Context: one part of a larger RNA
RNA sequence: GAACGAACGCUGGCGGCGUGCCUAACACAUGCAAGUCGCACGAGAAAGUUCCUUCGGGAAUGAGUAAAGUGGCGAAUGGGUGAGUAACACGUAGGUAACCUACCUCUAAGACUGGAAUAACCUGUUGAAAGACGGGCUAAUGCUGGAUAAGACCACAGGGGCUUCGGCUCUAGUGGCUAAAGGUGGCCUCUGCAUGCAAGCUAUCGCUUAGAGAUGGGCCUGCGGACCAUUAGCUAGUUGGUAGAGUAAUAGCCUACCAAGGCAAAGAUGGUUAGCUGGUCUGAGAGGAUGGUCAGCCACACUGGGACUGAGACACGGCCCAGACUCCUACGGGAGGCAGCAGUGGGGAAUCUUGGGCAAUGGGCGAAAGCCUGAUCCAGCAAUGGCCGCGUGAGUGAAGAAGGCCUUAGGGUUGUAAAGCUCUUUCACCGGGGAAGAUUAUGACGGUACCCGGAGAAGAAGCCCCGGCUAACUCCGUGCCAGCAGCCGCGGUAAUACGGAGGGGGCUAGCGUUGUUC
Repeated sequence: GAACGAACGCUGGCGGCGUGCCUAACACAUGCAAGUCGCACGAGAAAGUUCCUUCGGGAAUGAGUAAAGUGGCGAAUGGGUGAGUAACACGUAGGUAACCUACCUCUAAGACUGGAAUAACCUGUUGAAAGACGGGCUAAUGCUGGAUAAGACCACAGGGGCUUCGGCUCUAGUGGCUAAAGGUGGCCUCUGCAUGCAAGCUAUCGCUUAGAGAUGGGCCUGCGGACCAUUAGCUAGUUGGUAGAGUAAUAGCCUACCAAGGCAAAGAUGGUUAGCUGGUCUGAGAGGAUGGUCAGCCACACUGGGACUGAGACACGGCCCAGACUCCUACGGGAGGCAGCAGUGGGGAAUCUUGGGCAAUGGGCGAAAGCCUGAUCCAGCAAUGGCCGCGUGAGUGAAGAAGGCCUUAGGGUUGUAAAGCUCUUUCACCGGGGAAGAUUAUGACGGUACCCGGAGAAGAAGCCCCGGCUAACUCCGUGCCAGCAGCCGCGGUAAUACGGAGGGGGCUAGCGUUGUUC
């Protein structure tokens, strides 16, 4: 000098764009943050309104609506945090002849015929509750038997090509094995009947199998980047082989047997620290420091462990077990997990609103209308930073007014500064109009931005410094006291260094101090 997720002191007018718990991965009250589909399914209220009434009630409508249940898809994305991790975690370049991929796109083919349940509901037992157990009924795109069966899968055996010699791939053959689900709208020529319904046809959304693609992922390898040698030896599934188990898939991943290996001064093992990167800061560069916001990857979700479901998890707002903690209890037993958005306590030098809206962008579900979305878009708070930008007025004005300060008492300075005169009106204020962002409908922001008009210099300047480094000097007070100080050093009676004043210098809605990095 530059920089900052900063803090502190004094001060503070406005707008736009950013940023905002670096500490306790400490504990959390309350609300919200993941639902959706009636075009999969069976059931199905109430308030209100109308009518009737023997005044008890009944019927219609509300409405096949709400809410619940079965089923499907989603909930593995999005959002948070950085604890752990020195590792194929990350970065980069490759490999997978060792693999998977729901939804989406394309291609080919199919979708026949049966069955048994179960929730909701009704009902019983039990419990304070959370809930648990039993009996009865019913549906489906839920579950399930049979059929059909290929270029998918398995076995047998033949041929061609390639090969890392393990195998891979292509191809004609034989045998075996493997699938499905329907919904809604329209039509009535043929069929049936009860003449508008079934069947049928058709449109659309689905369903099944196979192949290809796309997307997303799994696994493997080379190289790269922390510190300590005052850590020198480490290792028994350890290193390799064979066979098997297991996986989507390779592999000591696991098991049995066999061999005795494997790593290490080019730093093994151990310890300490740490999420990695694109980047960011600094620097002429080389380098050094750093990884907050934004973006990519990873890891984690009260602590530890485990699997289930699923295309995908060993799953933040799922399940089970154990632990610590908190809460409820009728003491028998139960409930919970903000490192989601707000917010609270605590810790700390220190870090925001329990806001609005789905209008846009994006996501989930749905045929759609639409619903959900603290993602997101906005608004709020904070000079927390940068920028811009802006403003706090402009011109004129010498009797160089008054006052202050200094003085050699003549004057000098504050100082064109003020007053006065002549103007202007940015921003703020008041009144009116009023967007784009959205396509034709829909705008939270918002009566916002912006435009027009009005009034009036009006509402808007501070902070630090003035001994040298270092731009800027005098007086008074104090008297090694009180104090200053980044370094050198000032102060003991004339202190340009302390305190005040006048004057001056620097920066300016900021200025200075502290901390950290270069």
Predicted 3D model of a 518-nucleotide part of an RNA (small-subunit ribosomal RNA, 5' domain) from an uncultured bacterium. The prediction has a mean pLDDT of 83. RNAcentral holds the full RNA, with entries from ENA.